[in-house]
Context: one part of a larger RNA
RNA sequence: UUGGGCGUAAAGCAUCUGUAGGUGGGUUUUCAAGUCUACCAUCAAAUUUCAGGGCUCAACCCUAGACAGGAAGUGGAAACUACCAAGCUGGAGUACGGUAACGAUAGAGGGAAUUUCCAGUGGAGCGGUGAAAUUCUUAGAGAUCGGAAAGAACACCAACGGCGAAAUCACUCCACUGGGUCGACACUGACCCUGAGAGAAAAAAUCUAGGGGAGAAAAUUGGAUUAGAUUCCCUAGUAGUCCUAGCCGUAAAUGAUGGAUACUAGGAGCUAUGUGUAUCGACCCAUACAGUGUUAUAGCUAACGCGUUAAGUAUCCCUCCUGGGGAGUACAUUCGCAAGAAUGAAACAU
Numbered sequence: 001u002u003g004g005g006c007g008u009a010a011a012g013c014a015u016c017u018g019u020a021g022g023u024g025g026g027u028u029u030u031c032a033a034g035u036c037u038a039c040c041a042u043c044a045a046a047u048u049u050c051a052g053g054g055c056u057c058a059a060c061c062c063u064a065g066a067c068a069g070g071a072a073g074u075g076g077a078a079a080c081u082a083c084c085a086a087g088c089u090g091g092a093g094u095a096c097g098g099u100a101a102c103g104a105u106a107g108a109g110g111g112a113a114u115u116u117c118c119a120g121u122g123g124a125g126c127g128g129u130g131a132a133a134u135u136c137u138u139a140g141a142g143a144u145c146g147g148a149a150a151g152a153a154c155a156c157c158a159a160c161g162g163c164g165a166a167a168u169c170a171c172u173c174c175a176c177u178g179g180g181u182c183g184a185c186a187c188u189g190a191c192c193c194u195g196a197g198a199g200a201a202a203a204a205a206u207c208u209a210g211g212g213g214a215g216a217a218a219a220u221u222g223g224a225u226u227a228g229a230u231u232c233c234c235u236a237g238u239a240g241u242c243c244u245a246g247c248c249g250u251a252a253a254u255g256a257u258g259g260a261u262a263c264u265a266g267g268a269g270c271u272a273u274g275u276g277u278a279u280c281g282a283c284c285c286a287u288a289c290a291g292u293g294u295u296a297u298a299g300c301u302a303a304c305g306c307g308u309u310a311a312g313u314a315u316c317c318c319u320c321c322u323g324g325g326g327a328g329u330a331c332a333u334u335c336g337c338a339a340g341a342a343u344g345a346a347a348c349a350u
Base pairs, nucleotide, nucleotide: 004321005320007304008303012318015200016199017198021194022193025088027086028085033081034080035077036076037075038074039073042070043069048066049065051063052062053061054060091191092188093187094186096183097182098181099180103177105175107173108172109171110154114150115149116148117147118146120144121143125136162169207246208245209244210243211242215241220236222234223233258317259316260315261314262313263312266295267294269292270291271290273288274287275286276285299306300305323350325348332343333342334341335340
């Protein structure tokens, strides 16, 4: 390479947009590049193969032929692919009318709680634990009441629920904005799918600059525990956590399951919308489509399990895998302020 694979054994890029490329619905033409076919010449000899012959046989040797395959030329066929032209509507999209939502960004407002400060009442403990102690407190703590300030997060509703490509997104209101889905069928007429490179956005933590800092809290301090205790427990407590502008580009970034299309039993749910029935109306009931969970048949699977949201049956495109260790290391390159990230071996032993 052929071939085989990627839920858990090695292997699906964390996610999307999209260039080249690959692939691609129905009908009728053109053409003859691919495809198929006929003919012609050719591919030295030896070798191979077939027939005959010669060494006593055989290996070996001699004579006369040959298939397959390749490339070139000439002629022909037109089903399929490609090409040319026209046209179609089922894929895809646009417009129209509804609809649900923690989708994004920016602004404004709110209450509970916490902590601190100020003032009053009051007068001895508070706090903490398995038990204690460190800590706080007659310079008046804790408790209670009134006032003020600050920062962060938004109880109940809340769900097996919703939205988003993923990361993620939840107090309320407003502005602006993206996507989905349903219904009618008006328009375009294959415009599709995937996607190497490339680009976008990307948790937490780290880093840079400037703000902010209530709570909790890496590091750190003290008290305990213990043989020791750099740990679990406790009292404190800084970075960071928050905001703005950048950087980083990684996660068990998980459904450990790439995307798209079609097909393949059901049962009982939930969410959104439509239709029918019913009704004053809503519910109920039946049904369609889109999503989201559960159970299960066939089938698949090494088993576990998956099972119309497939890990079933098929097609198209892309990433990736090839025993364990060495090693996601070394070297080199690119990126980065750095931390590091990406790409990524070998020797060696087994």

This is a predicted structure of a 350-nucleotide part of an RNA (small-subunit ribosomal RNA, central domain) from Viscum album.
The RNAcentral record of the full RNA draws on SILVA.
NCBI's taxonomy places the organism under Eukaryota, Spermatophyta, eudicotyledons, Viscaceae, Viscum.
The coordinates come from a structure-prediction model, not an experiment, and the mean pLDDT is 85.